[in-house]
Context: one part of a larger RNA
RNA sequence: GGAUGAACGCUGGCGGCGUGCUUAACACAUGCAAGUCGAACGAAGCAGAUGAGAAAGCUUGCUUUUUUAUUUCGCUUAGUGGCGGACGGGUGAGUAACGCGUGAGUAACCUGCCCUUCAGUGGGGAAUAACAUCGAGAAAUCGGUGCUAAUACCGCAUAACGUAUUUAUGUCGCAUGACAUUUAUACCAAAGGAUUUAUUCGCUGAAGGAUGGACUCGCGUCCGAUUAGAUAGUUGGUGAGAUAAUGGCCCACCAAGUCAACGAUCGGUAGCCGAACUGAGAGGUUGAUCGGCCACAUUGGGACUGAGACACGGCCCAGACUCCUACGGGAGGCAGCAGUGGGGAAUAUUGGGCAAUGGGCGAAAGCCUGACCCAGCAACGUCGCGUGAAGGAUGAAGGUCUUCGGAUUGUAAACUUCUUUGAUUAGGGAAGAAUUUUUGACCUACCUAAAGAACAAGUCACGGCUAACUACGUGCCAGCAGCCGCGGUAAUACGUAGGUGACAAGCGUUAUCC
Numbered sequence: 001g002g003a004u005g006a007a008c009g010c011u012g013g014c015g016g017c018g019u020g021c022u023u024a025a026c027a028c029a030u031g032c033a034a035g036u037c038g039a040a041c042g043a044a045g046c047a048g049a050u051g052a053g054a055a056a057g058c059u060u061g062c063u064u065u066u067u068u069a070u071u072u073c074g075c076u077u078a079g080u081g082g083c084g085g086a087c088g089g090g091u092g093a094g095u096a097a098c099g100c101g102u103g104a105g106u107a108a109c110c111u112g113c114c115c116u117u118c119a120g121u122g123g124g125g126a127a128u129a130a131c132a133u134c135g136a137g138a139a140a141u142c143g144g145u146g147c148u149a150a151u152a153c154c155g156c157a158u159a160a161c162g163u164a165u166u167u168a169u170g171u172c173g174c175a176u177g178a179c180a181u182u183u184a185u186a187c188c189a190a191a192g193g194a195u196u197u198a199u200u201c202g203c204u205g206a207a208g209g210a211u212g213g214a215c216u217c218g219c220g221u222c223c224g225a226u227u228a229g230a231u232a233g234u235u236g237g238u239g240a241g242a243u244a245a246u247g248g249c250c251c252a253c254c255a256a257g258u259c260a261a262c263g264a265u266c267g268g269u270a271g272c273c274g275a276a277c278u279g280a281g282a283g284g285u286u287g288a289u290c291g292g293c294c295a296c297a298u299u300g301g302g303a304c305u306g307a308g309a310c311a312c313g314g315c316c317c318a319g320a321c322u323c324c325u326a327c328g329g330g331a332g333g334c335a336g337c338a339g340u341g342g343g344g345a346a347u348a349u350u351g352g353g354c355a356a357u358g359g360g361c362g363a364a365a366g367c368c369u370g371a372c373c374c375a376g377c378a379a380c381g382u383c384g385c386g387u388g389a390a391g392g393a394u395g396a397a398g399g400u401c402u403u404c405g406g407a408u409u410g411u412a413a414a415c416u417u418c419u420u421u422g423a424u425u426a427g428g429g430a431a432g433a434a435u436u437u438u439u440g441a442c443c444u445a446c447c448u449a450a451a452g453a454a455c456a457a458g459u460c461a462c463g464g465c466u467a468a469c470u471a472c473g474u475g476c477c478a479g480c481a482g483c484c485g486c487g488g489u490a491a492u493a494c495g496u497a498g499g500u501g502a503c504a505a506g507c508g509u510u511a512u513c514c
Base pairs, nucleotide, nucleotide: 001514002513003512004511006510007509008508009507010506013385014384015383016382017381018380019378020377021343026341027340028339030338031337032336035083036082037081040080041079043077044076045075046074048071049070050069051068052067053066054065055064056063057062058061090296091295092294099221100220101219102218103217104216105215106214109213110212114209115208116207117206118205119204120203121202122156124154125153131146132145133144134143135142136141162187163186164185165184168181169180170179171178172177192201193200194199222268223267224266229259230258231257234256235255236254237253238252239251241249271293272292273291274290275286276285277284278283298319299318300317301316302315321332322331323330324329349375351374352373353372357371358369359368360367361366388418389417390416391415398409399408400407401406422455424450425449426448427447428446432442458503459502460501461500462499463484464483465482469498470497471496472495473494479486480485
């Protein structure tokens, strides 16, 4: 000198764009943050239409009210069922590791939704929630009996380019082997909905693609030797199991290996990277915001479901904590967005909207979305603008200094002539909306007019380094200080005043990095 997610002191006009718990991965009141589909299904309720009965009114054949039955379209929904809750959002505790980065490999693998292609969608069955009823319980909730539907569940048929075993041939490779063709046997599927009857959305099997993931390997990845030996599933083999898949991943048996001074093991610290800061560069430091990967979700463990989880707002068990209780038993998890307490030098609103972008569901209309888009707060950062411009010497008054002559503040002010950016008031008014129409939370930008210099300057320093000096007070006191050092009676170094210098809506200090 530069930099910061900064803090503190003094000061503070406006706008654009960003950023904002670095500490306690401490505890959390309250609200919201993941739903959706009635075009899968039965049922319940509401509404309409039609028929019948009853009552009232009287315009004696209509109106109103009500009961009941049938039926239809529309609406609402607790439940069954489907898809989604594995994404999106948060945090950095753990992790020195194939975790990350980079480059390879899988002849050892999986992949819902999506795209392309081929083939199929036949015929049956038994239940169960909802519901009704009975019961237990304070509640959470649970049990018995009876009824019912499906794109829920289960057999049967059909069956190959599928799977398993098998016969033969060929080609290839990187060791196990792979691929193509072929013989035979066995096994495995499905679901319907809507409708204008033309279709469409689905469903099942197979092949390929895309996307996403899994595993393996080479190289790189902090400090300590005042850590020198470490290791029994340990290292390897055979067999069996498990997995989508290789493998001590797990198990039985066999062998005795394996790692280490090129630093094993142990201890400490730490999420990694793209990048950011700095520097001429080499390098050093950092890993906030944004993007990629990983790990975690009160602590520890476990699996279930599923294409995908060992699952933040799912389940089970144990621990700690909080809450309810009729003491028998239950409920909970903000490292989602706000917000509260606490900790701290220190970090914001219990805001608006789905208008845009994107996501989930749905045929669609649409619903949901604290993702996101916006607004609020904070000079926290950065960029821009303003706080007036020109003229103006009796060099006014006042202040300060003075050798008492004057000097300085100083064209500064007053005064004259102008201007109106921002702020204020009034009127108009886009883009962001994708289009034929509808749809803007933000709420404005911008344009026009009005008034009036009006509403808007501080902070630090002035001994040398280092730009900027005098007076008074103090008297080794009070104090200053980054270093050298100032202060003991004329202090340009302390305090105050005038003046001056630097930067400026900031200035200075502190902390950290280069």

A computed fold for a 514-nucleotide part of an RNA from an uncultured bacterium, annotated as small-subunit ribosomal RNA, 5' domain.
Its mean pLDDT, the model's own confidence on a scale to 100, is 83.
It matches the Rfam family "Bacterial small subunit ribosomal RNA".